[in-house]
RNA sequence: GCAGCCGGACGUCUCGUCGCUGACAAGAUUUUUUACUUGUUUGAGGAAAGUCCGGGCAACAUAGAGCACCAUAUUUCUUAACGGGAAGUUAUCGGCAACGGUAAAGGCAACGUGACAGAAAAUAACCGCCACUGACGUGGUAAGGGUGAAAAGGUGGGGUAAGAGCCCACCGGGUGGCAUAGUGAUAUGCUGCGCCGCACGCCUUAUGGGUUGCAAGGUCAAGUAUACCGCCAUUUAAGGGUUGCUCGCCCAUUGGCGGGGGGUAGACUGCUAUAGAACCGUGGCAACACGUUUCACAGAUAAAUGACGAGACGCUGAUGUUGGCUCGCUCCGGCGAUAGUGACUCAGCGACAUAACCCGGCUUACAGUUCGACUGCUUUU
Numbered sequence: 001g002c003a004g005c006c007g008g009a010c011g012u013c014u015c016g017u018c019g020c021u022g023a024c025a026a027g028a029u030u031u032u033u034u035a036c037u038u039g040u041u042u043g044a045g046g047a048a049a050g051u052c053c054g055g056g057c058a059a060c061a062u063a064g065a066g067c068a069c070c071a072u073a074u075u076u077c078u079u080a081a082c083g084g085g086a087a088g089u090u091a092u093c094g095g096c097a098a099c100g101g102u103a104a105a106g107g108c109a110a111c112g113u114g115a116c117a118g119a120a121a122a123u124a125a126c127c128g129c130c131a132c133u134g135a136c137g138u139g140g141u142a143a144g145g146g147u148g149a150a151a152a153g154g155u156g157g158g159g160u161a162a163g164a165g166c167c168c169a170c171c172g173g174g175u176g177g178c179a180u181a182g183u184g185a186u187a188u189g190c191u192g193c194g195c196c197g198c199a200c201g202c203c204u205u206a207u208g209g210g211u212u213g214c215a216a217g218g219u220c221a222a223g224u225a226u227a228c229c230g231c232c233a234u235u236u237a238a239g240g241g242u243u244g245c246u247c248g249c250c251c252a253u254u255g256g257c258g259g260g261g262g263g264u265a266g267a268c269u270g271c272u273a274u275a276g277a278a279c280c281g282u283g284g285c286a287a288c289a290c291g292u293u294u295c296a297c298a299g300a301u302a303a304a305u306g307a308c309g310a311g312a313c314g315c316u317g318a319u320g321u322u323g324g325c326u327c328g329c330u331c332c333g334g335c336g337a338u339a340g341u342g343a344c345u346c347a348g349c350g351a352c353a354u355a356a357c358c359c360g361g362c363u364u365a366c367a368g369u370u371c372g373a374c375u376g377c378u379u380u381u
Base pairs, nucleotide, nucleotide: 001377002376003375004374006372007371008370009369010368012312013311014310015309016308017307018306020043022041023040024039025038026037027036045352049363050362052361053360054359055358056357057213058212059211060210069209070208071207072206073205074088075087076086077085078084089104090103091102092101093100094099105204106203107202111201112200113199114198126145127144128141129140130139131138132137153171154170155169156168157167158166172196173195174193175192176191177190178189179188180187181186217269218268219267220266226261228259229258230257231256232255233254239251240250241249242248276295277294278293280291281290282289283288313350314349315348316347317346318345320344321343322342324341325340326337327336328335329334
C1' cells in the first nucleotide's frame, strides 16, 4: 500500500424570510377564565422503524393446590426482568488467517414412524461366496457388489466349508471407576467392560406465564334526550280510587319551569425526574456493579419540529483546466500527460427514516465520514 475481520464514534452546518408546538412575560379586551396580539425562549433518532421479547405503571379478576396448554432448556455470571447480554465448554460447518455461523436438559425400558430407491430401514440374503444335491432346490454367510440421507465401527492377523468382535493387536466411539486441573460445563491421564446403527415422535424433569393495554385508568362536564323529585297549568272523549248517585277531592295523563343523577362532545389529569444523562474514579477478562461531582433534555392529539432562497462542507463524475507532486522521454537545456495524486472549474448527489405512557433489549434499514485492535498478501529499510 491492497484486501479482509472485529468493536466503537458521527451521520450535514450557517445566514435570511415566512410558518408551526410547548413554556414564560407584557399588552388590549373582559366580571373572570379561555381565546387574541407582541416579545423571549424551547422543540426527534441511531435506529424515533418492526412491535418480536422483557419490565415498570394501570384496570379487572383473585381461598389454596394440582393437571392441561404455551414458552424456554450446555456451564458460570449479569440484570428490575428477559427467550437479552458477557465470558467459557463440547460437537460440527465456512475461511490460508484474524474470525464467523449452527446445535446443546434427561430418558430412550416399552411403543410408533422413516418418503423414493433398495432384497432388506432392524428378529436383513438381490447378486456374489461356501456346503449338500444328478438337477430343481435347501441351508450357512454381512467379507465383496449394488440402493439410499442413513445398511449393523475401521485396518491387519488368527479362525472357518465360506464368513462374522467369533477371538486377538492397534485405532475410533460409548460407558463404569480412580486421580489431577477447574466455581462449573468439561478436559487430561490411568484403568475395567467387545458395550458398538441413526433421526424424529414419545415419555420425564426444571424454570417462567392470570387477562387486557395509556384508545389503560382518574377528575370535571356543555348541548340534546331523560329515570326520579318539586311547583304551576291543562283537559276532552270512555281512565282509576272514594260514593247508592251527582259534584268535589286524590292519583294518573299532557305541557311548562326548576332541581337531579348517569353521561356524549370537550377540557384537565395520567405525561414525562427518571432501572435519568455526562465525566471521572474503584472492582471485574467482560457484560456489569458501586461511588464522587455536575447537569435537567420534546410532550403534539389528526397529530408541531417545516417551506423557500443563498452560502459552506462532504462524496461521486468529467474526452474540463493546470502541470504543483509524480511518472515517461531526454541532446540534461527542457519537452510531454498514457497511470496515480493535489489544486481549480462545471455538473450531480447528501441516505435510512419522524416521538405518541415510559424504560431495557433484539431484529431490520442506511448516502457517506471516522477511530482503535487484529489477520493475510506485497513493497522498502
Molecule: Bacterial RNase P class A
Organism: Bacteroidales bacterium